Annotation:
This is a predicted structure of a 136-nucleotide RNA (SAM riboswitch aptamer (S box leader)) from a Pseudonocardiales bacterium.
[in-house]
RNA sequence: AGCUCAUCCAGAGGGGCAGAGGGAUCGGCCCGACGAAGCCCCGGCAACCGGCGCCAGCUGACGCGCACCUCUUACUCCGCGAGGUCGCUGGCGAUCACGGUGCCAAUUCCGACCCGCCAUGCGGGACAGAUGAGGA
Numbered sequence: 001a002g003c004u005c006a007u008c009c010a011g012a013g014g015g016g017c018a019g020a021g022g023g024a025u026c027g028g029c030c031c032g033a034c035g036a037a038g039c040c041c042c043g044g045c046a047a048c049c050g051g052c053g054c055c056a057g058c059u060g061a062c063g064c065g066c067a068c069c070u071c072u073u074a075c076u077c078c079g080c081g082a083g084g085u086c087g088c089u090g091g092c093g094a095u096c097a098c099g100g101u102g103c104c105a106a107u108u109c110c111g112a113c114c115c116g117c118c119a120u121g122c123g124g125g126a127c128a129g130a131u132g133a134g135g136a
Stems, first nucleotide, its partner, number of pairs: 003134006013042005021031003025112004043104003048100003052093007065086001067085005073079001108128001113125005
């Protein structure tokens, strides 16, 4: 860089450095010297993934126990010795927020392409984009 899936009308900002841009693209409309981008510090939001709890299934099998499995020796068994395992998958949940991301003007700011309607508009869908997770 590209692929798959999910979500995108909720929510959450202060300080320092810096100094003119920013809101992906184009158009519109906004934000910005009462300080943009960027970097740093602190704070916050959210709950995608991990983690945690419950349930079910798989598994030889428990859930960290003087546990379970295999082997050796002994052998009726226990035991001694050696090695190994502590899971995987799915579903649900939290007044979970410990870890990995993400985010903290405006619905992804609105539109762009298509469709519908009572049509300066409204609604639905797509494209594109963003974020997360996964796989090659």

About this RNA
Rfam family: SAM riboswitch aptamer (S box leader). From the family's description: The SAM riboswitch is found upstream of a number of genes which code for proteins involved in methionine or cysteine biosynthesis in Gram-positive bacteria.